[in-house]
Small-subunit ribosomal RNA, central domain from a metagenome, 351 nucleotides, folded computationally.
Model confidence (mean pLDDT): 87 of 100.
RNAcentral holds the full RNA, with entries from SILVA.
Context: one part of a larger RNA
């Protein structure tokens, strides 16, 4: 390379939004660029193959010998299919219209607990803390109780294999500013589509710059246990940090270990959002139907666990990635980046 893979053996990119490029829906007509049929001309020899013959044989060598050189030009006709023009359609896609849910995102104010601290009232000898204890803290009056006050952070019950968002992720309530989705029944574009290298935004925690902030928690850090020792794991402090505003930063078991679309293949039973129907004063029930989000289970599929219309099944389009373990996501080189480092990504050696 070609194959053959990509849940868990290597191996789906973190996610998206779009350039190129790939690949595309019924149908008419032209076209003949791919396609395909026939001609001619080339397609040096040698090499391959077939035959015949020549060294005893055989490699090997010969031959006015075939075949082949699966190719390329040129002509002359096919015209389904691909592809270009030109036209039509509506099933994909997209919109208008009326509804509906939601911790989707932004921004601004607002509330209650609990915690801590001040500040003042009772009150008095211990409190924390643990397997026990000690460090701590407390007659300078702690703890505990009430009463006032301040300040930060997080929103208990609701709460749920519950919802909502590409994904990171999102929970008090309230105003406002805004993207997504789902349903109805109708008219409208008329193919406007799928995918996407590169590029470009987003992206959890830590981390980084400034500058505020700072109650709880708490890397580091110190003391106090434990222990043979204990740079721990338990305690008692306690600094960044965790919050905010701008900026970097670009990774995660960024996971469903499972890229996207789009058609196809029995079921059964939840539970979330619409819709529509019987029946009823209504609600709950039944029934049908659409969109998710679970469980179990049949073909089929797997190595096997399992997966099973939310598929890992059956098949098409496109993307990315994999090719024994270590040496390594390590060197070097490029590049991003304040740095930390990220991205990209070897080999010698080894086994």
């Nucleotide at each position: 390379c070609u194959g053959g893979g990509c849940g868990u053996a290597a191996a789906g990119g973190g996610c998206g939004c779009g350039u190129a490029g790939g690949c595309g829906g019924a149908u008419u007509g032209a076209u003949a660029a791919g396609u395909c049929a026939g001609a001619u001309g080339u397609g040096a020899a040698a090499u391959c193959c077939a035959c015949c013959g020549g060294c005893u044989c055989a490699a090997c060598c010969g031959g006015u010998u075939g075949a082949a050189c699966u190719g390329c030009a040129u002509u002359u006709g096919a015209a389904a299919c691909u592809g270009u023009c030109a036209g039509u359609c509506u099933u994909g896609a997209g919109a208008a219209c009326a509804g509906g849910a939601g911790a989707g995102g932004g921004g601004a104010g607002u509330g209650g607990a609990a915690u801590u601290c001040c500040a003042g009232g009772u009150g008095u000898a211990g409190c924390g803390g643990u397997g026990a204890g000690a460090u701590g803290u407390g007659u300078a009056g702690a703890u505990a109780u009430c009463u006032g006050g301040a300040a930060g952070a997080a929103c208990a019950c609701c709460a749920g294999u519950g919802g909502c968002g590409a994904a990171g992720g999102c929970g008090g309530c309230u105003c406002c500013c805004u993207g997504g989705c789902c349903u109805g029944a109708u008219u409208c574009u008329g193919a406007c589509g799928c995918u996407a290298a590169g590029g470009c935004g987003c992206g959890a925690a830590a981390g980084c710059u400034a500058g505020g902030g700072g109650a709880g928690c708490g890397a580091a850090c110190a003391g106090g246990a434990u222990u043979a020792g204990a740079u721990a794991c338990c305690c008692u402090g306690g600094u960044a940090g965790u919050c905010c505003u701008a900026g970097c930063c670009g990774u995660a078991a960024a996971c469903g270990a499972u890229g996207g679309g789009c058609a196809c293949u029995a079921g059964g039973u939840g539970u979330c959002g619409g819709g529509g129907g019987u029946a009823u004063c209504g609600a709950c029930c039944c029934c049908c139907u659409c969109g998710g989000u679970g469980c179990c289970g049949c073909a089929g599929c797997u190595a096997a666990c399992g997966c099973a219309u939310u598929a890992a099944g059956u098949g098409c389009c496109c993307c990315g990635c994999c090719u024994g373990g270590g040496g390594a996501g390590u060197a070097c080189g490029a590049u991003c980046g304040c740095a930390a480092g990220g991205u990209u990504g070897a080999a010698a050696c080894u086994c």